GlmS glucosamine-6-phosphate activated ribozyme aptamer from an Actinomycetota bacterium, 166 nucleotides, folded computationally. The model forms 84% of the base pairs in the Rfam consensus. Model confidence (mean pLDDT): 78 of 100. NCBI's taxonomy places the organism under Bacteria, Bacillati, Actinomycetota. Rfam family: glmS glucosamine-6-phosphate activated ribozyme aptamer. It is annotated as a riboswitch.
């Protein structure tokens, strides 16, 4: 150093890069200016950019643009993988109890409406560090969200069949 084992923490706008754009180096028999050379373009090699947080997890299988806003108006583009979404089944909760069906959810476990709520982060500003550079990292200051997230209130559902209980 690699591999294996065990534990803890973190973990999904999370990871990757063949398009694209940008940077560096080298090259060109191309075009222009010109004749020291430079610019444009093209080729090769190497690098850089490529989602800012909030929120979301019973199990298995399947599936793909799978919630909310912020920034910005250039790429947070495009592509690939994954993913707490969705569908089916199983398990579980809810409706007097049991079973079957049905509905709807997921252990805070039926649905709807109204209303209220939130120290968000990047951005921005100041500074520092690394790099030839494109860019990357760190520290400090400061502001602003929304939701299917949280609280409260109200309304609705509470069924069908069999058996039973009050």
């Nucleotide at each position: 150093a690699c591999a294996g084992c065990a534990g803890a923490u973190c973990c999904a706008g999370c990871g990757c890069c063949a398009g694209a754009c940008c940077c560096g180096c080298g090259g060109c028999g191309g075009c222009c200016g010109c004749u020291c050379c430079g610019g444009c373009g093209c080729c090769g090699c190497g690098g850089g950019u490529g989602a800012c947080g909030a929120g979301g997890g019973g199990g298995a299988g399947g599936u793909u643009c799978a919630u909310c806003g912020a920034a910005g108006u250039g790429u947070u583009c495009g592509g690939c993988g994954g993913a707490u979404g969705c569908c089916u089944c199983c398990c579980g909760g809810c409706c007097c109890g049991a079973c079957a069906c049905g509905g709807u959810c997921g252990u805070c476990a039926u649905c709807g409406a109204g209303u209220c709520g939130a120290c968000a982060a990047a951005g921005c500003c100041c500074g520092c560090c690394g790099g030839c550079g494109a860019c990357g990292g760190c520290g400090g200051g400061c502001a602003c969200a929304a939701a299917a997230c949280g609280g409260c209130u109200c309304g609705a559902g509470u069924g069908u069949g069999u058996c039973g209980u009050u």